[in-house]
RNA sequence: AUUAGAGUUUGAUCCUGGCUCAGAGCGAACGCUGGCGGCAUGCUUAACACAUGCAAGUCGCACGGUCGGCGCAAGUCGGCAGUGGCGGACGGGUGAGGAACGCGUAGGAACGUAUCCAGAGGUGGGGGAUAACGCUGGGAAACUGGCGCUAAUACCGCAUGUGUCCUGAGGGACAAAGUCGAAAGGCGCCUUUGGAGCGGCCUGCGUCCGAUUAGGUUGUUGGUGGGGUAAUGGCCUACCAAGCCUGCGAUCGGUAGCUGGUCUGAGAGGACGACCAGCCACACUGGGACUGAGACACGGCCCAGACUCCUACGGGAGGCAGCAGUGGGGAAUAUUGGACAAUGGGCGCAAGCCUGAUCCAGCAAUGCCGCGUGUGUGAAGAAGGUCUUCGGAUUGUAAAGCACUUUCGGCGGGGACGAUGAUGACGGUACCCGCAGAAGAAGCCCCGGCUAACUUCGUGCCAGCAGCCGCGGUAAUACGAAGGGGGCUAGCGUUGCUCGGAAUUACUGGGCGUAAAGGGCGCGUAGGCGGCGGUAGUAGUCAGGCGUGAAAUUCCUGGGCUUAACCUGGGGACUGCGCUUGAUACGCUAUUGCUAGAGGACGGAAGAGGGUCGUGGAAUUCCCAGUGUAGAGGUGAAAUUCGUAGAUAUUGGGAAGAACACCGGUGGCGAAGGCGGCGACCUGGUCCGUUACUGACGCUGAGGCGCGACAGCGUGGGGAGCAAACAGGAUUAGAUACCCCGGUAGUCCUAGCCUUAAACGAUGGAUGCUUGGUGUCCGGGGUUAUAAAGUCUCCGGGUGCCGUCGCUAACGCUUUAAGCAUCCCGCCUGGGGAGUACGGUCGCAAGACUGAAACUCAAAGGAAUUGACGGGGACCCGCACAAGCGGUGGAGCAUGUGGUUUAAUUCGACGCAACGCGAAGAACCUUACCUGGGCUAGAAUGCCUCUGACCGCCCUAGAGAUAGGGCUUCCUAUGGAAACAUAGGCAGAGUGCAAGGUGCUGCAUGGCUGUCGUCAGCUCGUGUCGUGAGAUGUUGGGUUAAGUCCCGCAACGAGCGCAACCCUUAUUAAUAGUUGCCAGCAGGUCAAGCUGGGCACUCUAUUGAGACUGCCGUUGAUAAAACGGAGGAAGGUGGGGAUGACGUCAAGUCCUCAUGGCCUUUAUGUCCAGGGCUACACACGUGCUACAAUGGCAGGUACAAAACGCUGCAAACUCGCAAGAGGGAGCCAAUCGUCAAAAGCCUGUCUCAGUUCGGAUUGGAGUCUGCAACUCGACUCCAUGAAGCUGGAAUCGCUAGUAAUCGCAGAUCAGCAUGCUGCGGUGAAUACGUUCCCGGGUCUUGUACACACCGCCCGUCACAUCACGAAAGUGGGUUGUACUAGAAGCGGCAGGGCUAACCCUUCGGGGGGGCAUGUCGUAACGGUAUGAUUCAUGAUUGGGGUGAAGUCGUAACAAGGUAAAU
Repeated sequence: AUUAGAGUUUGAUCCUGGCUCAGAGCGAACGCUGGCGGCAUGCUUAACACAUGCAAGUCGCACGGUCGGCGCAAGUCGGCAGUGGCGGACGGGUGAGGAACGCGUAGGAACGUAUCCAGAGGUGGGGGAUAACGCUGGGAAACUGGCGCUAAUACCGCAUGUGUCCUGAGGGACAAAGUCGAAAGGCGCCUUUGGAGCGGCCUGCGUCCGAUUAGGUUGUUGGUGGGGUAAUGGCCUACCAAGCCUGCGAUCGGUAGCUGGUCUGAGAGGACGACCAGCCACACUGGGACUGAGACACGGCCCAGACUCCUACGGGAGGCAGCAGUGGGGAAUAUUGGACAAUGGGCGCAAGCCUGAUCCAGCAAUGCCGCGUGUGUGAAGAAGGUCUUCGGAUUGUAAAGCACUUUCGGCGGGGACGAUGAUGACGGUACCCGCAGAAGAAGCCCCGGCUAACUUCGUGCCAGCAGCCGCGGUAAUACGAAGGGGGCUAGCGUUGCUCGGAAUUACUGGGCGUAAAGGGCGCGUAGGCGGCGGUAGUAGUCAGGCGUGAAAUUCCUGGGCUUAACCUGGGGACUGCGCUUGAUACGCUAUUGCUAGAGGACGGAAGAGGGUCGUGGAAUUCCCAGUGUAGAGGUGAAAUUCGUAGAUAUUGGGAAGAACACCGGUGGCGAAGGCGGCGACCUGGUCCGUUACUGACGCUGAGGCGCGACAGCGUGGGGAGCAAACAGGAUUAGAUACCCCGGUAGUCCUAGCCUUAAACGAUGGAUGCUUGGUGUCCGGGGUUAUAAAGUCUCCGGGUGCCGUCGCUAACGCUUUAAGCAUCCCGCCUGGGGAGUACGGUCGCAAGACUGAAACUCAAAGGAAUUGACGGGGACCCGCACAAGCGGUGGAGCAUGUGGUUUAAUUCGACGCAACGCGAAGAACCUUACCUGGGCUAGAAUGCCUCUGACCGCCCUAGAGAUAGGGCUUCCUAUGGAAACAUAGGCAGAGUGCAAGGUGCUGCAUGGCUGUCGUCAGCUCGUGUCGUGAGAUGUUGGGUUAAGUCCCGCAACGAGCGCAACCCUUAUUAAUAGUUGCCAGCAGGUCAAGCUGGGCACUCUAUUGAGACUGCCGUUGAUAAAACGGAGGAAGGUGGGGAUGACGUCAAGUCCUCAUGGCCUUUAUGUCCAGGGCUACACACGUGCUACAAUGGCAGGUACAAAACGCUGCAAACUCGCAAGAGGGAGCCAAUCGUCAAAAGCCUGUCUCAGUUCGGAUUGGAGUCUGCAACUCGACUCCAUGAAGCUGGAAUCGCUAGUAAUCGCAGAUCAGCAUGCUGCGGUGAAUACGUUCCCGGGUCUUGUACACACCGCCCGUCACAUCACGAAAGUGGGUUGUACUAGAAGCGGCAGGGCUAACCCUUCGGGGGGGCAUGUCGUAACGGUAUGAUUCAUGAUUGGGGUGAAGUCGUAACAAGGUAAAU
C1' cells in the first nucleotide's frame, strides 16, 4: 500500500459458459464547441521520392605563395586557394534488417587506445622531392596531361639508446620538428612506464510464436603445422580423426530492434518499448577496401544496380532515416523562424571562427496543471416558454432592478533573474504600478435497464436508434423536436488500441460421471515421484558479510516557481546476479544397515481365461421311401409363394452346415475387446495358508511396441439356417420404408489386412486414511456334535444392494467414492462452420490418426421446478358413448347468414361460445344507409341579457322542410292604494362560453356479458424441507355429487369456491274469510252460491311444522360412508330455480350507457321528401307445415293453468259465409272481460290414391289497422292445388311428469309471430355397462413444448448473398542444390615497361625498394537448370453460413405413431 460488480440463455430456478458494460490509459484521429496562462508533446503510414537553404570545420604561433589596405621603406593589418596538422568514427537522424553473445545481467583473459593526467629520458647532424605558382595542352563540363620553379611541424637516411621489442640468450632492431617570445618561458615533437576514460574479444544465465517444421551439419566437431589479427579462436589453410547439435525442441518458417522503463493490475501477471536515458543496427540497394588511434565511415572513396538531373552524346553529377521545407501515402502529426546570450562540442597559444547539437520563439485544446466567464441582494414568485386534473405547477433568485468587485483580457507607465569580469536570441517577456468598465469570455453529451437524470408534441416496423438486452406496426420516458432534468466542463462525445473486470489458460487461482473434457486396453523407454535407520559431503534450501544492480522514472520526505502541473536535494527501493563465511532439519549425492513396499519358495483352491485336436445329442433345411388328400403358408386383412407332376401333416432312412436348450444366477474368468455342449493335450493370470529367502529391486509412464467387438478388404475353402443389396406382393396421396413371399454378398474355417464403436461405470493408474447394515462367489480359522453336510462366528480376496459423515449445480456418489490426501499420465477452454479443408503418416481399398481458418450467432448446454401436451399408464365423472324415443340433413314455406347485385341494399356478431343473434316486432317514423332539397352558435340542453307572450286557428307558394301574410295575445306568488318592483313559470330573440357526431380505435378502457363450468377446484398465514425456482399443506388409504367427510401424515390453521341459508313446488297446522268457497240449515230457479247464512272444505296468503342417514340391520378400520328396511306426503343434495371460485380466450360490445386519445365543424352535424335495410343464378344455419288411417273431414261433448286490461279489455244482442261491423252492459279487476282451451271422448264418413293427404303458388273479391298497405302488413271468402309417399354421407336433443304431443297467455305492438318468454293438458321407452368417440378432474411417467401439439423441428430442391476448399493452369516473393559468370577491392605470383632519397660504383651503371601492367585465388550483381515453400489469381466445381410468410415430404422431441442413438 491492498481485492466491489452488473446485463443477457428460462414461464421461473440453480449451475456451466460465452458475449457485453461500468474503470484507468494513449505520440492518437473524427464531430460539435472554444477565453487566458504555465509545463510537456507533435509522420505510429511510404527505410517512398526529393526542389531550395543551412546542418563540420578550424589553425598564418607548421609552410611557400598570392590579393587588398596602411606606410617612403623596413614592415604591419586583413583576406584567400594550396601543402601540412587536428577534427570530419563525436554530436544529430532512423528502426529497414537482425531470434543473434544483438540486448540485459553476472563474470572472464589473449588486446588496442589519438587527445587528457602522472613519471622517466631525449629533441644532434644531413638529404631528396612536391602542390601552390609559371609556361603549354585536352575537355561542353566534371576534371585532367606535359614541362619547369619552391617551402615546411610533409617525406627519407645517419647518429645517440634512458628505454622498448625480437631472440637460437651469442646478438639483432627502433626515435624526434619546430614555432612564438627581447628574455624568462610557453606551445609542440620523439622514446618509454603507469593511470583514467573509451573500445575490441570470450563465457554462464535470461530473451516471441509455430511440430500441419524431426532430424540437422562437411570447415561441419576436435587435433597438429602454418597463415592472419591489436588480440583468442576453423577466423583462414594443409593433413589427421569422425565427430558435433537435437524432444530440456536442433533445423526450418513466421514475427520483432533490446533494455532502463511506460500503461494496467490488490498482487502475481498481461500488453507495450513514442518522448528522456544506455546499447545495437542502418545511411538510395548490394559488394569492397583505403586512410586513420579509432570506420569497412549519414553530409569520404571505388565497383555493380535502380532512379533522378546535366550534356556539345564523347561523358559527367547526385543520395534529407541532419534542421526547416515539397510532393506522395494516410484518419493523422508543426516554421523553408531567431540566436550562439547560456550549456556542450571541433579547431586555435589566443582573439576568435564554426555548431538546424543546443537555447528560444512560431503553429496545434494533442495531453497534464492552474485561473476566469462575476459577487451580494432581489417575490409582483414579472413577462415569455413548457406542462396541466384548468385549480395550478415549473423554468425560478433565475432574470429585471439595486448595491459592489476587477482576477484574466484591453490601454498606459516602469521593468528583471538567467551573467562570478564582458556578452541576453528569448524580450520591452516574466513581474510591478495606474486607468476604464459587468464590461470581451460556455459548451458538449446523456435522461428504457445496466446508469445519475421525465414530460409534451411529431412520426406510425416508416423515418430512424442501438455498447448488450432491445426500441418503432396511432397514446414511443428507447426515433425526431421542445420544455425540464442529470453528468462533465474549455472542453464534451465518438472511433481505434492496451490492461482491468476475466478465477474466461486458473503459479498465486479452474476443471474432466451427466455441462467442453479420462487415451479402447495393456507392456514398457526417457522423464517425474518415491519406505525405515546410521555416517559423510553438499551446486537445492536457510542465515550473515562484501561487490554489483547507470542516471532518469515510481514511492517517502524536504526545497523552488503566487498554487499546481513542472523542476530539484536527500532517503528508500531496484524483489536480481556474483563472491565469500556459516547451518544441515528437509531434498540430493556417496556409503553402510533394516523389513512394513515389491518379489521369491512350499502347500492348497476356484474359474465360459487362451490355443490345438477330437467327440455328442436336440432342432432347421435338403434328399430317398411309405401313409395320405386338397389345401398349405402368411397377415391387421390379404396377396405374391408352395401344392393333384401329390404339397402341408405324419413315419422310417440318409446328407450337410452352424449354434450349443435346461443348468444359468446384478454367478465366474480375463487388462480391455470378450469368453458358455463334452473330453484330452499345451498354456497365462488370480486367490488363500505357511515361511527360516532377496533387501526398495517400487509407482506412473511422453514417444514406442502389442492386443483390440461388429462391419469391411484380398486368398483358398465351406454354405444348413439367417440375411444388407435386389426382385415380387401388400399398405399408402406417394412408400425407393415399416408387414409378407423369395434371395445374393456376408455370417463359418484358413493364414493375412483394417484399428474403429454409446470400445460406457459415459468415472485413467497406484498408495494410504475415513461410521455401518445386508446378500452372493472363492479360500482359510474357530465353535457346535467325532466325521461328512449344515448353523453361527472371524480373517483375506472378488462382486451387488442400502446408507452416516463428507462431497456435488442438482441428479446423485458414499471403504468397488464422485469423501480426505500424495504421485504420475491423458484431456478441456462458447455454439455453428467441423472432426470438415489443406498438409503429413498409415492402409490394397474403404478409410483411420493428426487437425485448422474465414465467416456467422448471443447464445449453445447440464440438472432440477411448475405447467401444458402424449396415437404413455392408473383411477373417476358427464345424454360422452352404449341402450332407447323423437328429430335435422331430402320437399314447400318462414327466418337469419354468406355470396352476388345495387345509388343504398346501414352497422355489429364468425368453430363449440356468429347465423328466429343485437332486433320484446324496418310500410312513414324507427334509420344509423342512398338520392335530392334546405340550415350553419346550428334539431335538443345549461348559464347570461332583453322582450311578453306561447299555444292555437286561417290563407298563399312548395314534395315537404320552409317562407310570406292574417286573427288572438301572458300567467302565478309576495309587497304596495296604484304605478310598479322582486321571485318563479312558459315562450321568443340576442350574444358568448358552450354544442353535435350510431365518425375511428373493444388491441387504450369502465361497466355488462359469453365460455371452459355448477367443473371441484383456486389460494393464503405460520412452520418445515430445498442454495433456488418451488415443495409440503392440497399427496396417501377409504368415501362422496363435491378439496364431501373420516383415518393417516411436518404440518397446523384459514380464505374464495362445494354444501347450507333464499324463492318455488310436494304434506300439514294456525291465523284471516272478500271479490274466493258451499258441507250442513233456510229460501229460490228451466238452470245457476242466485239469496239469507256459514268459513267446515277447496282456494287465497302470511306465519309455523316436517327430512336429520334421525331409527333398525348388514358391510366397513370400532371411522367416514354404503346397502337394505321401518315409519312417512316426501329418503338419502325429494323436484325445479336463483346463486358462477382463482383464472382462460388481447372472446363480445366505443351502435345501450360511460369514457381516454384521434378525426370532423356551411359537415362525418341537423331538418325534410322519396327510396333502401324486404333485391336473388346460388350455399349454409334455425324453424314451421307436411308426406297421412295412432290420420283427414263433419257433427256432438268434457276438463286447465298462468297472464293481461282505461289511448284499455269488452259481454249480451243484431248483421255478414267469413275476416269483421254495429252495439255498448260490466270492469281500474280472486268481483267484469279477454276465455273458445286443444289434444281427448262419442258418432259418421273417407279406404291407401299424390288422395276428402299436403297446402305452396296464382287469379278474383273483401275486412281491419293506419296521414298512407305500390315497392312492403295481417286476416277472410271463392277459385287454383306445386313439391312432397319418411329423406345419402353425416348429425342434434332427451334419463320422468322428462322426451314426444296438444293447445293457452304475455312482452314488443296502431297493425304485423312459424320467433322469444311463460302456462297448463295427455304422457312414454331405455340405461348391460365404461372397451371405444368427445369433454373434464386427480395421481404418475416422458418431453428438445412454455405463443405451451393448431407446439417444436429436419433434409433435399429453387432464389439471393457472403467467406472458404478443389481445379487445366497463370503471375509474383523467399529459398536450396548444381553449373556458369566474374566489376571494384584485397591477397599470392610475375613484374619484361617506368622509377628522386638508401647502398655500391670503374660514375657508364648496378643493387634494394616502389609503381604501372599481367596472371591466379577470393568475390557482389547477373545467367541457366532443377527443386522446396509461400502469396495472389483461374473457366468450372464442391460443400458451408445467412436470408421474408417459396416447393416437397415428416426424420427427431410423447411409446413422436417402426424406441432412439453410436
Predicted 3D model of a 1462-nucleotide RNA (small-subunit ribosomal RNA) from an uncultured bacterium. It matches the Rfam family "Bacterial small subunit ribosomal RNA". The RNAcentral record of the sequence draws on ENA and SILVA.